Annotation:
This is a predicted structure of a 555-nucleotide part of an RNA (small-subunit ribosomal RNA, 5' domain) from an uncultured bacterium. RNAcentral holds the full RNA, with entries from ENA and SILVA. The prediction has a mean pLDDT of 83. Its Rfam family is "Bacterial small subunit ribosomal RNA". A reference for the family is Yusupov et al. (2001), "Crystal structure of the ribosome at 5.5 A resolution", Science.
Context: one part of a larger RNA
RNA sequence: GAUAAACGCUGGCGGCGCACAUAAGACAUGCAAGUCGAACGGAAGUCGUUGUAAUGAAAUAGAAACGGACAGAGAACUUGUUCGAAGAAAGUGGAAGUAGACUUACAACAAUGGCUUUAGUGGCGGACUGGUGAGUAACGCGUAAGGAACCUGCCUUCUAGAGGGGAAUAACAAUGAGAAAUCAUUGCUAAUACCGCAUAUGCCGAGAGAAUCACAUGGUACAAUCGGGAAAAGAGUAAUCUGCUAGAAGAUGGCCUUGCGUCUGAUUAGAUAGUUGGUGGGGUAACGGCCUACCAAGUCGACGAUCAGUAGCCGGACUGAGAGGUUGAACGGCCACAUUGGGACUGAGAUACGGCCCAGACUCCUACGGGAGGCAGCAGUCGGGAAUAUUGCGCAAUGGAGGAAACUCUGACGCAGUGACGCCGCGUAUAGGAAGAAGGUUUUCGGAUUGUAAACUAUUGUCGUUAGGGAAGAGAAAGGACAGUACCUAAGGAGGAAGCUCCGGCUAACUACGUGCCAGCAGCCGCGGUAAUACGUAGGGAGCGAGCGUUAUCC
Numbered sequence: 001g002a003u004a005a006a007c008g009c010u011g012g013c014g015g016c017g018c019a020c021a022u023a024a025g026a027c028a029u030g031c032a033a034g035u036c037g038a039a040c041g042g043a044a045g046u047c048g049u050u051g052u053a054a055u056g057a058a059a060u061a062g063a064a065a066c067g068g069a070c071a072g073a074g075a076a077c078u079u080g081u082u083c084g085a086a087g088a089a090a091g092u093g094g095a096a097g098u099a100g101a102c103u104u105a106c107a108a109c110a111a112u113g114g115c116u117u118u119a120g121u122g123g124c125g126g127a128c129u130g131g132u133g134a135g136u137a138a139c140g141c142g143u144a145a146g147g148a149a150c151c152u153g154c155c156u157u158c159u160a161g162a163g164g165g166g167a168a169u170a171a172c173a174a175u176g177a178g179a180a181a182u183c184a185u186u187g188c189u190a191a192u193a194c195c196g197c198a199u200a201u202g203c204c205g206a207g208a209g210a211a212u213c214a215c216a217u218g219g220u221a222c223a224a225u226c227g228g229g230a231a232a233a234g235a236g237u238a239a240u241c242u243g244c245u246a247g248a249a250g251a252u253g254g255c256c257u258u259g260c261g262u263c264u265g266a267u268u269a270g271a272u273a274g275u276u277g278g279u280g281g282g283g284u285a286a287c288g289g290c291c292u293a294c295c296a297a298g299u300c301g302a303c304g305a306u307c308a309g310u311a312g313c314c315g316g317a318c319u320g321a322g323a324g325g326u327u328g329a330a331c332g333g334c335c336a337c338a339u340u341g342g343g344a345c346u347g348a349g350a351u352a353c354g355g356c357c358c359a360g361a362c363u364c365c366u367a368c369g370g371g372a373g374g375c376a377g378c379a380g381u382c383g384g385g386a387a388u389a390u391u392g393c394g395c396a397a398u399g400g401a402g403g404a405a406a407c408u409c410u411g412a413c414g415c416a417g418u419g420a421c422g423c424c425g426c427g428u429a430u431a432g433g434a435a436g437a438a439g440g441u442u443u444u445c446g447g448a449u450u451g452u453a454a455a456c457u458a459u460u461g462u463c464g465u466u467a468g469g470g471a472a473g474a475g476a477a478a479g480g481a482c483a484g485u486a487c488c489u490a491a492g493g494a495g496g497a498a499g500c501u502c503c504g505g506c507u508a509a510c511u512a513c514g515u516g517c518c519a520g521c522a523g524c525c526g527c528g529g530u531a532a533u534a535c536g537u538a539g540g541g542a543g544c545g546a547g548c549g550u551u552a553u554c555c
């Protein structure tokens, strides 16, 4: 100087990181891989149109009736006054008519239809992502080459094609067995599930012949003839789109081989029988003792084989002027593993963490006949330990799976929570202020020191507090977990925020008292036995500072 740290004392805030190094110990609970109804048959739910006959809501319409502004036939006489019949506007009123919602019944049609959900068959994905470092000293990793010895789903480009059939089966139903897990029998049914046939000058196998290239084996292009092998549909009114089959390229991903490098021990010196090589056969995508039969007797080793111990490797990280040394947490690449051991199936890809089978240990259920399980996924629990976090929010972003899409799923991821564990930044005030106050400590009793420190006066507002506003992150509209967060504005007020270690020398910093080889200190030298700057306390001082010391490890 550094750390995935821990412990002691102390602890105001923010940003960015990091967080079971021990028991690859055991795990309660929840979640972490699904999706597609535009592949398929079902199941459940739901949906009408027309006519006839009823029912008759709202709306429109405005009759009778009431009403009587006005009107003034006519009459009387007082001849210009009075009385006054019919008619009649507004207003009130609400009948008929028009129109037919909803509901009910019947009949016909649509239709063996549409829509929603989905257990099952089927497709794609569960080989990615995520975790851990037990094993591994190895072509495991790193680096550089080779494959004339190989494979590659989805994706991209190109060429050609998809004709016609068949038999089942789950679901479902019935019956039965079982405590359950689950299973049996019988019967029915569909498909992009399964199986034949046709077609295929390209593909695969054999191959008379023959060109060319070459880097041992060989490659490339051609070839009469013989043999073999394909396919699936769905959506849409349609155009068309998405799928299917065969082949040729590409891309991506993988597999194999080789040179070199890759810890310690010789108190490990010899090791090896599929061992080393060959031939035939098998197996693999492919080379190969990879496996097998036979033949030969090789092969490795002091340039360290074998054995034993330890260990995942690397980019990097720490340190150092460098050479080097140490290390491999986090992030990225590769490898290995998934309770222990073994095995294969499916598949383009696994010998498969949240698939299957067997065996072992352990745990749980049981009707004792039999069953179920696998956190080294995210949280969380117990245990171990000096020691390591929430059974949180969200799919808003990025990425992934499925889907035509809408979308669904996603403990990947994005966020928040806990922890001074680390790094970085900020604050805990600023200026003035001598009666050098009081108090403390010390004293030669004069003083000195704490100390401009405080009080006091005047300011400021970072952080924090309260209130108001309030994002970007979201490419056109809408859509934000984080988040009422960051940030902005205002208010108020020094108020809420300093400790830890050391002071003999190394090594910056000294006195007093207590103790008396005691109690104690200590990294080394060493202190302490009556004036201890080294123990303990106090005052003062030095260093660092939200930290400071100690321990551990590396340079």
Base pairs, nucleotide, nucleotide: 001554002553003552005551006550007549008548009547012426013425014424015423016422017421018419019418020384025382026381027380029379030378031377034124035123036122039121040120042118043117044116045115046114047113048109049108050107051106052105053104054103059098060097065092066091070087074083075082076081077080131337132336133335140262141261142260143259144258145257146256147255150254151253155250156249157248158247159246160245161244163197165195166194172187173186174185175184176183177182203228204227205226206225209222211220212219213218233242234241235240263309264308265307270300271299272298275297276296277295278294279293280292281291282290312334313333314332315331316327317326318325319324339360340359341358342357343356362373363372364371365370390416392415393414394413398412399410400409401408402407429459430458431457432456439450440449441448442447463496465491466490467489468488469487473482499544500543501542502541503540504525505524506523510539511538512537513536514535520527521526